Predicted 3D model of an 89-nucleotide RNA (c-di-GMP-I-GGC riboswitch aptamer) from Anaerolineales bacterium UBA5796. The coordinates come from a structure-prediction model, not an experiment, and the mean pLDDT is 88.
RNA sequence: AACGAUAAUGGCAAACCCGGUGAAAACCGGCGACGCAAAGCCAUGGGUCUAAAGUCACCUGCGUGACUACGACUGCCAGGCUGCCGAAA
Numbered sequence: 001a002a003c004g005a006u007a008a009u010g011g012c013a014a015a016c017c018c019g020g021u022g023a024a025a026a027c028c029g030g031c032g033a034c035g036c037a038a039a040g041c042c043a044u045g046g047g048u049c050u051a052a053a054g055u056c057a058c059c060u061g062c063g064u065g066a067c068u069a070c071g072a073c074u075g076c077c078a079g080g081c082u083g084c085c086g087a088a089a
Stems, first nucleotide, its partner, number of pairs: 003086002011036002017030005034075001040081003044078003047073003054067005
């Protein structure tokens, strides 16, 4: 140290299920551990998900379809900021 161990001390917590919020994606709490050396923080670039509201088209009938993020995801990949421990190479 830009490296990362069958080390130590601690940490986080996927899916399922339960309760709640939300139009949804998803989020919060509980339970629970699949995993994680940044699975700590930031939606900045890409990506992904959703489409309430909006626009357009159809139907014109309460509706249907397409597009669209100002809604989400950092446990998808980059980038930025910060951080515990210390074997080997």